[in-house]
This record gives sequence, C1' cells and structure tokens, in this order.
RNA sequence: CUGCCAAAGGGAGAUGGCAUUCUCCCGGCCGUUAGGCCGAACCACCCUUCCGGUUGAUGAUGCCUGUCGCGCC
Repeated sequence: CUGCCAAAGGGAGAUGGCAUUCUCCCGGCCGUUAGGCCGAACCACCCUUCCGGUUGAUGAUGCCUGUCGCGCC
C1' cells in the first nucleotide's frame, strides 16, 4: 500500500410509530472544514403490448395509530 474478516456506528428492506431480531449496503470528489455534490443497499405482483387487475401499514414477530371487511351491543 492492497485484499479479506471481525467489532463499533450509520443507512436500506413497495404507505406510519415503538421494541426485538434477520438480511443487505457503507464509498468517492470538492471545500473557507461549516458544509456541498455524486454513489451503494432499496423502489411488489399478474397480463405478449396497450388496456386492465391483485396483496399488504411487518423483511419477520409483538404492540400502537390509520384504513378496509364481517359480526354483536
């Protein structure tokens, strides 16, 4: 110097919040060092296309909120 792994931290997992857990990503450039720009993970499914259609507030579990359906008072 380069590569890999681990730890810590941040981010992501088709609509909200909290907790737990699983998986994935984590770099670059500029700079007056305050920040700015770019990038990764991610952005559901069916239908040959158009048209049309389907499920769900979870990646998973529990709770809360919102929405929908059914029943009872």

A computed fold for a 73-nucleotide RNA from a Pseudomonadota bacterium, annotated as Fluoride riboswitch aptamer (crcB RNA motif).
The source organism's lineage runs through Bacteria, Pseudomonadati and Pseudomonadota.
The sequence was found by an Rfam model in a public genome assembly.